[in-house]
RNA sequence: CCGAAGCGACAGGGGUGCUCGCCGCGUGGUCGGGGCGAGCUGAGAUCACACCCUUUGAACCUGAUCCGGCUAGCACCGGCGAAGGGAGUCGGUAUGGAUUGCGU
Numbered sequence: 001c002c003g004a005a006g007c008g009a010c011a012g013g014g015g016u017g018c019u020c021g022c023c024g025c026g027u028g029g030u031c032g033g034g035g036c037g038a039g040c041u042g043a044g045a046u047c048a049c050a051c052c053c054u055u056u057g058a059a060c061c062u063g064a065u066c067c068g069g070c071u072a073g074c075a076c077c078g079g080c081g082a083a084g085g086g087a088g089u090c091g092g093u094a095u096g097g098a099u100u101g102c103g104u
Base pairs, nucleotide, nucleotide: 001097002096007091008090009089010088011054012053013052014051017040018039019038020037021036022035023034025032026031060085061084062083066079067078068077069076
């Protein structure tokens, strides 16, 4: 001097679904949307100063009201598919590496 993973600082990106019950509203309607409550999955399902992710990028979005399996349904598994998009900089550090000087 370089310096991985991890860490820290600041900055940025992202999602919020499904089922059931009750109560209003709208509607020709068995439909639509809203509020409240319960349940399911999940890191997260809007009290969040949280959670997850930031190019080493499957966080998340698009294709997609997609296809197959499974489920009460979502979730989940497989495919689509490493397809197209997607948000970053800095700091100091261990093992280690490189170079130089001095001493023996």
TPP riboswitch aptamer (THI element) from a Gemmatimonadota bacterium, 104 nucleotides, folded computationally. Its Rfam family is "TPP riboswitch aptamer (THI element)". A reference for the family is Rodionov et al. (2002), "Comparative genomics of thiamin biosynthesis in procaryotes. New genes and regulatory mechanisms", J Biol Chem. The sequence was found by an Rfam model in a public genome assembly.